Predicted 3D model of a 115-nucleotide RNA (Glycine riboswitch aptamer). RNAcentral holds the sequence, with entries from Rfam.
RNA sequence: CGUUUCCCCACUGGAGAGAGGGCGCCGAUCAGGCGCUCCACCGAAGGAGCAAAUCGCGGGGCCGUCCAAGAGGGCCGCGGUGAAUCUCUCAGGUACCACGGACAGCGGGGGCAGG
Numbered sequence: 001c002g003u004u005u006c007c008c009c010a011c012u013g014g015a016g017a018g019a020g021g022g023c024g025c026c027g028a029u030c031a032g033g034c035g036c037u038c039c040a041c042c043g044a045a046g047g048a049g050c051a052a053a054u055c056g057c058g059g060g061g062c063c064g065u066c067c068a069a070g071a072g073g074g075c076c077g078c079g080g081u082g083a084a085u086c087u088c089u090c091a092g093g094u095a096c097c098a099c100g101g102a103c104a105g106c107g108g109g110g111g112c113a114g115g
Stems, first nucleotide, its partner, number of pairs: 001114001006110004011105003018039001020038007040094003046090001047088003053081007062073002
C1' cells in the first nucleotide's frame, strides 16, 4: 500500500402473514397498551437441513491383457466436507404508527492474505 472478499458505524430504501378468540392486569367502565393461552397464517433477525462436487473406507470381479494378475477407471454400499433468497418453522413475526427486518445504495473507519 492493501482493489475484491471480511468486520464496524451513520444515513437511505426495504416484503410477507389474524384490526383473530378466551382470561387477567394497567387505564376512567372508553380508546389504547401489556401478560398468558388456543386456533389460523408468514419467512427477510437468529437457528437448523441438504444438491452437484470432492475425500476416505469397504465390496465385487464390469473394462483392460496371448493367458492371468496388479495399478488405474467405472459400479455398489457406508461415512466426512459441502450453498442459498431452496426447505423446516425452534425462535421471531402477522391493521396504521412505532419497533424489528435478510438484502441493497452512499459515506466514513478498521483490516486478512499478499506486494